[in-house]
RNA sequence: AAUGAUAAAGGGCAAACUCGUACGAAAGUCGGGGACGCAAAGCUACGAAUCUAAACUAGCCGAUGAUGGCUGGCAUGAUAGUCGGGCCGCUCAA
Repeated sequence: AAUGAUAAAGGGCAAACUCGUACGAAAGUCGGGGACGCAAAGCUACGAAUCUAAACUAGCCGAUGAUGGCUGGCAUGAUAGUCGGGCCGCUCAA
């Protein structure tokens, strides 16, 4: 260094849930609590997948209250703790 961590030790992260005069149209994010788990549960939306649909758009309704309502499509929005790819890395050597 590769490799391994089922062993031991030091440390790390933090699901659900919950709280918030936080951000967002939403999905979700951020912060406090919390701990199911994680040896990359570190970073990265590049490929796939999934979630959302503000704006836009198609159809329909409605007929001034109307710059409206309903249904569908769509990522330009998200998820790295869904999988793959890329980048980087702590401790230990049972």

A computed fold for a 94-nucleotide RNA from Bacillus oleivorans, annotated as c-di-GMP-I riboswitch aptamer.
RNAcentral holds the sequence, with entries from ENA and Rfam.
Of the family's consensus pairs, 100% are formed in the model.
Rfam family: c-di-GMP-I riboswitch aptamer. About the family: GEMM was predicted in a large-scale screen for bacterial structured RNA regulatory elements. Its family is annotated with cyclic-di-GMP binding in the Gene Ontology.
Lineage of the source: Bacteria > Bacillota > Caryophanales > Bacillaceae > Bacillus.
Its mean pLDDT, the model's own confidence on a scale to 100, is 84.